[in-house]
């Protein structure tokens, strides 16, 4: 930084479209890891659940738990003592004693368990109290606003906790929750009565720098006032707790924060919203507020607000920033940050430093839950989380460890703030999915010209590596003096293992990097624009390859960009949109010279602020990088000081802009009165008679009742011939006899006079052609409408004949025109030339003419402009001001609204919905029933004919098993066919073979070929006999059998193609080079002025010069010379033989060149005469066909792409068909006769050609056709080979014939296997239609036309066709008006597939979007009006009352509570009745039925306005 897209190209001008960058995204295929980020844009839709603001026991009284001390009280156990009952042992042992067991009693001490008291200490807290729930977290619903932003101001303000200072903290008093007992209630919750505490609550005291009031001094401010002092009065304070560190409390100043109000600037669309506005502006004075202030209330005044946009509508949170732009804008307000509004919706105030409060109260309402039906609860726009709604947006998580808030002396609680983690490629950043070697260029796949090429060093395969991942181990920072880590066993380190776990997505016609093959065949489909797709699609779909990006790729949606397509940087208006019809003049904007002063504007310094974050520059931390940090800038405003140039502004002043006087002058400028003649018509009288009139030609009309023509007369209207002229006035519109009247502007000249008074000019006003309206006059003439007559297929048109409205005049509307120069006005400036109109001045005159100069009005030009045409001093050139208007066609100057109009209408003036171009200029073509110029047997002049008969022959049609197929205007139709009985043959029927009839490879055999016989229609198949060939001796020809490659196709597609042929056309064109002009396509050359058959030639020229065609070379023909001659000829008497002069016959020359002469002409090219020759102006003819046209013509000559068939679309036989026949057309023969038939005579004269499977003499035979015969010829010899018409003679006498020969029957010939279907000939006999041919139409300009016979080639045979020869031989051309076809030039084109083009409109149907419509339902907002919840203030009234007072025993005030009334007041309701009218304004959505059609698309069918003179 551009590109595509409007043509046949080509500039431009315009719209549409891409390519880029962004995203809170979504959707589609896909998916390895980390880092930072983000994550309901939709329903300000409804919420289960569970968190999300609480804390202090160092304010208080309570409860309660734990623990410790003291005491009691009770149970129990343990010890001991006393008493006592039993056994037992020791003992002589029923004593006495002793030792042991077991049991009861009694007090006692301990230790345990329970309770109960009183007391410490620790701890928990329901209630009183205190801080704090106004912070932190959501949302963007309302707001067009002093909401926000930026700056300023408060001498109008409030600020808890914090901070710094001073200064207190003293003494009393009364109640209340909890708490008990009763009571009510389903519950929520409450109520009665006793009782208590405080940092609750109240006085009382003391108090100033405080606050009110009255005085006084000073000071300082832009105003109201402010500040510092100083006397005086009068009012007000406190609360404790403690572990004794300290924390509190109260006043007062001061500070920080934070917060109210008030200003100037910015700050979205709509004027199809022009007026709004009663607390509405403003005083005064009361209320209220921390505070100003109509804020509220009461009197007063009549303001206030707007075209610099008021009010009303719509639609938006605002910013810092994002994004995107080079900018300068444009868009945009997600996260993060500031402010601002809300908290289911509406209203209220409470409490408090703060609030009219998200997780506080009251009321109204909707929803929702509970209820025992009386009543209660409740607000996720806090974090999950759910339902819904949507295209679409996460976990009912961890943690208070950091940060940070609250409480609280502290520990420490509390926090969904926050800090982590989870889910989501939703974005930005990084990182892997391996490195290196490796060529038999593997295998698969794709492709193919079968050779290859590609995939692709890619793989394998060797050797490595270990980012990521796996496993193991180790492990932070973040935390501070210690203690505390949710995140985390993360990050990170460190070992080990292994390439192993990790690539898609989109594109490939151009735009735009990338290409083939396959199926598809206007189908399926694609597409951002152009636009692919109908059988060879690089564009659909599919593979392969490729490009691109990359854990992402497309796709949708949006914003910005390109887009200078709303243009401030940065556009326009003659023809592309686009200059108001024209003046005047208002606001507005812009303005001469010279001095001086301010200092808005503007320029300089400086300085405040422009929160942070973003971003820029830089540096510097996570390995890097997003990410994060430092430091520095950041276009604005504001304050101070300066400068004066230029803009404003104030003052002086100036004269040259502008205006007034003077002086002269032109003139269809206006308006109004009068007047004039010609002419048209009409009346009257006169002459006069058969016609006028009118058209292309005609009618209609008029006229014998006398036209028209003509004479003289009079009426009436309307319009002004010549003068007249791109002359002349006027702003446009316009404006024409003549005259006067009264009016408006120019120009000149002069320089007396004002002294910037000037331009443009938005609304406004006026003026404004024709048409039209109103009202009344007036109408000769012309004349829409209309009639009638022509014209036509119709003719509502064009032509004729009538004719009303208008047209004319006075009033009044109307406000449009191509109102155009399609060029707004004004100024000033930039080469000339030439007319013209009106002044002036010079020089010089007798007049002119001449120079010069101002003002108008034209043509031609340079410079410059413009896309180009053009414009150029009358600019569309340079500059400067102002006004208008443009932004793509269509829809549409339409709708619907508004405002003018009597009305037609008019001005103002969109959208849905559609296309992708729709235009401007100029290029080249092709077209014109456009012009000029010229040619051609093109058309006239002539001849001969087609078309009518018959036949032949070819087409179409039929028709048929087939009638094979192809050729279709000219340029198919006696074409392909230079020749279908069979073959041909490709069609039909039937028979028949499958590697094949034909061609290459491979194995094997050796049976080459084949007489003869049998079956069949043959093909063919059976049988048999005979029996190879070459040769380097390797083998090969040849056939036979066999396997797969493969043959094979007259099938398709001539619109895939080569080749080759028509054709325009033997018409004169068609192009390059170079320079040259043009912005380009193109042009110039090639056009002009002659001239030619011709772009021939010659002049001339911005061209010069070439090429392909033209003509020449070439072949034939006509002269003739020279050579040379057999087979040819013959002057040698014949023959030989000779000879080559002649005819001939072929080789090489001559010759014709306008070369000469004369005339024209331009002193040219050339053209006419004209002499001379055989020929004279290319001598006649042929060959020869330029670029390129028609998708001309052929796949069926031929080759061939690709498609198709393959026991068949291939191949073979036999028969049939191509030969069909109602009809229709083409090209031909032969005729209709006497210029002729027919006989005789044979008594003429050719050329070109063929001949060996050939031509065939000469003799004989046959009426013939031919047979028979065979000489001679491979040909200047021989043979076809008698040419015919013509000519002599005769006849035929105008008829269907002695014309004509068609059919037909018999009888023959020839050719060939074979003439039935289907050949030609002959003879006799038969003897058709036809009497010169309608509309129409063809061929010849001279050796042509007509005519008349002759060979050839195809062929066994077969020619009215072809394709050569030659015989006889005319007529006419005056000319280019006309038809046709071609050339050059020029012009107009909306045509480029090119006039067989384009292209307009009505009707039928359908469908789409609007509009209008009898109506109908809702929402919105503003007013008016009834009602009237909570709630506040006010005012009454009743009631109650500790602590205080006063009094003095019950009241009073303060308060407090009820309840009423009054004003204001949310929802809410209501808008009386009557005919208009269920009021006003705005909108919104759904819809019946009918109607209407100007538009858009499309589809069909009809028609011919417009585009050429468009007929």
């Nucleotide at each position: 930084a551009g590109a595509g897209u409007u043509u046949g190209a080509u500039c431009c001008u315009g719209g549409c479209u891409c390519a880029g960058g962004a995203c809170g995204a979504a959707c589609g295929c896909u998916g390895g890891c980390g880092g930072c980020g983000c994550g309901c844009c939709u329903a300000a839709c409804a919420c289960a659940u569970g968190c999300a603001a609480g804390u202090c026991g160092a304010a208080c009284g309570g409860a309660g738990u734990g623990u410790g001390a003291u005491u009691c009280c009770a149970a129990c156990a343990u010890u001991g003592a006393g008493c006592u009952u039993c056994c037992g042992g020791c003992g002589g042992g029923a004593a006495g004693g002793u030792c042991g067991g077991a049991g009861g009693c009694u007090g006692a001490a301990u230790g345990u368990u329970g309770g109960g008291a009183u007391u410490g200490c620790a701890c928990u807290u329901a209630g009183u109290g205190g801080c704090g729930g106004a912070c932190g977290g959501g949302u963007g619903a309302g707001u067009a606003a002093c909401a926000c932003g930026u700056g300023a101001g408060c001498a109008a303000c409030c600020u808890g906790c914090c901070u710094u200072a001073c200064a207190g903290u003293g003494g009393g008093g009364a109640a209340u929750a909890a708490c008990a007992u009763c009571c009510g209630g389903a519950a929520a919750c409450g109520g009665a009565u006793g009782c208590u505490a405080a940092u609750a609550c109240c006085g009382c005291a003391u108090g100033a720098u405080g606050u009110a009031c009255c005085g006084u001094g000073g000071u300082c401010g832009c105003a109201u006032g402010g500040c510092c002092g100083u006397g005086g009065u009068a009012c007000c304070a406190a609360a404790g707790a403690u572990u004794u560190a300290u924390c509190g409390c109260u006043g007062u100043a001061a500070g920080a924060u934070g917060g109210g109000c008030u200003c100037g600037c910015g700050c979205c669309u709509g004027a199809u919203u022009a007026g709004a506005u009663a607390g509405u502006u403003g005083g005064u004075g009361g209320g209220g507020u921390a505070a100003u202030g109509g804020c509220u209330c009461a009197c007063c005044a009549a303001g206030u607000c707007a075209a610099c946009g008021a009010u009303c509508a719509g639609u938006a949170g605002c910013c810092g920033g994002g994004u995107u732009g080079a900018g300068a804008g444009a868009c945009u307000g997600a996260a993060c940050g500031g402010c601002c509004a809300c908290a289911u919706u509406g209203g209220g105030a409470c409490u408090g430093a703060g609030a009219c409060a998200c997780g506080g109260c009251c009321c109204a309402a909707a929803c929702u839950c509970c209820u025992a039906c009386g009543g209660g609860a409740g607000g996720c726009a806090g974090c999950a989380g759910u339902g819904g709604g949507g295209g679409a947006u996460a976990u009912u998580g961890c943690a208070c460890a950091a940060u940070g808030g609250g409480c609280g002396a502290a520990a420490g609680c509390c926090u969904g703030a926050u800090g982590c983690a989870g889910c989501g490629a939703c974005g930005c950043c990084g990182c892997g999915u391996g490195a290196g070697g490796g060529a038999a260029g593997a295998c698969g796949g794709u492709u193919u010209u079968c050779g290859g090429a590609u995939u692709g060093u890619a793989a394998a395969c060797c050797u490595c590596u270990g980012u990521c991942u796996u496993c193991g181990g180790g492990g932070a920072u973040g935390a501070a003096a210690a203690a505390u880590g949710a995140c985390a066993g993360u990050a990170c380190c460190c070992g080990a293992g292994g390439a192993g776990g990790a690539a898609g997505c989109c594109a490939c016609g151009g735009c735009u990097a990338a290409c083939u093959a396959c199926g598809u065949g206007c189908c399926a489909g694609c597409a951002g624009c152009c636009g692919c797709g109908g059988u060879a699609a690089u564009a659909c779909g599919u593979a392969g390859g490729u490009u691109g990006c990359a854990a992402g790729c497309g796709u949708u949606g949006u914003c910005c960009g390109g887009a200078a397509u709303u243009a401030c940087u940065g556009g326009g208006u003659g023809u592309a949109a686009a200059g108001g019809g024209a003046g005047c003049g208002u606001a507005g904007g812009c303005g001469g010279g010279a001095g001086u002063g301010c200092a808005a504007g503007u320029c300089c310094a400086g300085u405040g602020u422009u929160a942070a974050a973003u971003c820029u520059a830089u540096c510097g931390g996570c390995u890097c990088a997003a990410c994060c940090g430092g430091u520095a800038g950041c276009u604005g405003c504001g304050c101070u000081g300066g400068a004066a140039a230029c803009u404003g502004u104030g003052c002086u002043u100036c004269u040259u802009g502008a205006g007034u006087g003077a002086a002269g002058u032109a003139g269809a400028g206006g308006c109004a009165g009068g007047c004039g003649g010609a002419a048209u018509u009409c009346c009257u009288a006169g002459u006069g008679u058969a016609g006028c009139g009118g058209u292309g030609a005609a009618a209609u009309g008029c006229g014998u009742a006398g036209a028209u023509a003509u004479u003289a007369g009079g009426a009436g209207g309307a319009a002004c011939a010549c003068c007249a002229g791109u002359g002349g006035c006027g702003a446009a519109g316009g404006c024409g006899g003549c005259c006067u009247g009264c009016u408006g502007g120019g120009c000149u000249u002069u320089u007396a006079c004002u002294g910037a008074c000037g331009c443009u000019g938005a609304g406004g006003c006026u003026c404004g052609a024709a048409a039209g309206c109103g009202u009344g006059g007036g109408u000769a003439g012309c004349a829409a409408a209309c009639a009638g007559g022509a014209u036509u297929a119709g003719a509502u048109a064009c032509c004729c004949u009538g004719g009303u409205a208008g047209u004319c005049c006075a009033c009044g509307c109307c406000g449009u025109a191509a109102a155009c120069g399609a060029u707004g006005a004004u100024u000033a400036c930039u080469a000339g030339g030439u007319g013209u109109g009106g002044g002036g001045g010079g020089u010089c005159u007798g007049a002119c003419c001449c120079c010069u100069u101002c003002c108008g009005u034209g043509c031609c030009g340079g410079a410059g402009u413009u896309a180009a045409c053009a414009c150029a001093a009358u600019a569309a050139g340079u500059a400067a001001u102002c006004c208008a208007c443009c932004u793509g066609g269509g829809g549409a100057g339409u709708a619907c609204g508004g405002u003018c109009g009597c009305a037609a209408g008019a001005c103002u003036a969109a959208a849905a919905c559609u296309c992708a171009a729709a235009g401007g200029a100029a290029u080249u073509g092709a077209c014109g029933g456009g012009g000029g110029c010229c040619c051609g047997c093109a058309c006239a002049a002539g001849c001969a004919g087609u078309g009518g008969a018959g036949u032949a022959u070819g087409u179409g049609g039929u028709u048929u098993a087939a009638u094979u197929c192809g050729a279709a205007g000219c340029a198919a139709c006696g074409c392909g066919a230079a020749g279908a009985a069979c073959c041909u043959u490709a069609c039909c029927a039937g028979g028949u073979c499958u590697u094949g009839a034909c061609a290459u490879c491979g194995u094997g055999c050796g049976c080459a070929u084949u007489a003869c016989c049998c079956a069949g229609a043959g093909a063919u198949g059976g049988g048999g006999a005979a029996g190879c060939c070459c040769u380097u001796c390797g083998g090969g020809g040849c056939g036979c059998a066999u396997a797969g490659a493969c043959a094979g196709g007259u099938g398709g597609u001539g619109c895939a193609u080569g080749g080759u042929u028509g054709u325009c056309g033997u018409c004169a064109g068609c192009u390059c080079g170079u320079g040259u002009c043009g912005u380009g396509a193109g042009a110039u050359g090639u056009u002009g002025g002659g001239u030619u058959a011709a772009g021939u030639c010659c002049c001339g020229c911005a061209a010069c010069g070439a090429g392909c065609g033209c003509a020449a070379c070439c072949c034939u023909u006509a002269c003739u010379a020279u050579u040379a001659g057999u087979u040819g000829c013959u002057a040698c008497g014949c023959a030989a033989g000779a000879g080559c002069a002649c005819u001939c016959u072929a080789a090489u020359g001559g010759g014709a060149c306008u070369g000469c002469c004369g005339u024209u002409g331009a002193c040219a090219a050339a053209a006419c005469g004209g002499a001379g020759g055989a020929a004279g102006g290319u001598g006649g003819g042929g060959a020869u066909g330029a670029c390129g046209u028609c998708a001309a013509a052929u796949c069926a000559u031929c080759a061939u792409g690709c498609c198709c068939c393959u026991u068949a679309u291939g191949a073979c036989c036999u028969g049939g068909g191509c030969a069909a026949c109602a009809c229709a057309c083409g090209u031909a023969c032969u005729a209709c006769a006497a210029u002729g038939g027919c006989a005789g005579c044979c008594a003429a004269c050719a050329a070109c050609g063929g001949g060996a499977a050939g031509c065939a003499a000469a003799g004989c035979c046959g009426c013939g056709a031919g047979g028979u015969g065979g000489a001679g010829c491979a040909a200047a010899c021989c043979c076809u080979u008698c040419a015919a018409a013509a000519g002599c003679u005769g006849u035929c006498c105008c008829a269907g014939u002695u014309c004509g020969g068609a059919u037909u029957g018999c009888a023959g010939g020839c050719u060939g296997c074979a003439a039935c279907u289907c050949g030609c000939c002959u003879g006799c006999a038969u003897g058709a239609a036809g009497u010169c041919g309608g509309a129409a139409u063809u061929g010849c300009u001279a050796g042509u036309a007509a005519u008349c016979g002759c060979g050839g080639a195809u062929c066994a045979g077969c020619a009215u066709g072809c394709c050569g020869c030659g015989g006889u031989g005319a007529a006419u051309a005056c000319g280019u008006u006309c038809c046709c076809g071609g050339g050059c030039c020029u012009u107009g084109u909306a045509c480029a597939c090119a006039c067989c083009g384009c292209c307009c409109g009505u009707c039928a149907c359908a469908c789409c979007a609007u509009g209008a419509g009898a109506g109908u339902c809702g929402g919105u907002a503003a007013c008016a009006c009834c009602c009237g919840a909570a709630g506040u203030c006010a005012g009454u009234a009743g009631c109650c009352u500790a602590a205080c007072c006063c009094a003095u025993c019950a009241c009073u005030g303060a308060g407090c509570c009820u309840u009423u009334u009054u004003g204001a007041g949310c929802a809410g309701g209501u808008g009386a009745a009557a005919a208009c009218a269920u009021g006003u304004a705005c909108u919104g959505u759904g819809u019946a039925u009918a109607u209407u059609u100007a538009a858009u698309a499309g589809u069909g069918a009809a028609u011919g306005a417009a585009g050429a003179a468009g007929g």
A computed fold for a 1511-nucleotide RNA from a sludge metagenome, annotated as small-subunit ribosomal RNA. It matches the Rfam family "Bacterial small subunit ribosomal RNA". The coordinates come from a structure-prediction model, not an experiment, and the mean pLDDT is 80. The sequence is in RNAcentral, with records from SILVA.